[in-house]
RNA sequence: ACGAACCUCUGGAGAGACUCGUUAUGAGCACCGAAGGGGAAAGCUGAUUUUUGUCAGUGAAACUCUCAGGUACAAGGGACAGAGGAAAAGAA
Numbered sequence: 001a002c003g004a005a006c007c008u009c010u011g012g013a014g015a016g017a018c019u020c021g022u023u024a025u026g027a028g029c030a031c032c033g034a035a036g037g038g039g040a041a042a043g044c045u046g047a048u049u050u051u052u053g054u055c056a057g058u059g060a061a062a063c064u065c066u067c068a069g070g071u072a073c074a075a076g077g078g079a080c081a082g083a084g085g086a087a088a089a090g091a092a
Base pairs, nucleotide, nucleotide: 002090006085007084008083009082010081011080016029018028019027020026030071031070032069036067037065038064039063043058044057045056046055047054048053
């Protein structure tokens, strides 16, 4: 030199301007997946003292659930991507 978190800039989707209520950060029904969170098969790997078994890991995520969040524009948020910094462990 490389290098995670993190920082700055840029891009960044989906889904009711629904009903009730009448100002609340509310209730109801419907809907969306890309903060966060939960779930998960075959196969593969390993362990095992019951081997057509059991357990663990991987598969695993942009799949799935919709708890949270969100559903006109704008704002905000936003997985992810690009650019520039930063620099832990490691490496040298």
The RNA shown here (Glycine riboswitch aptamer) has 92 nucleotides. Model confidence (mean pLDDT): 78 of 100.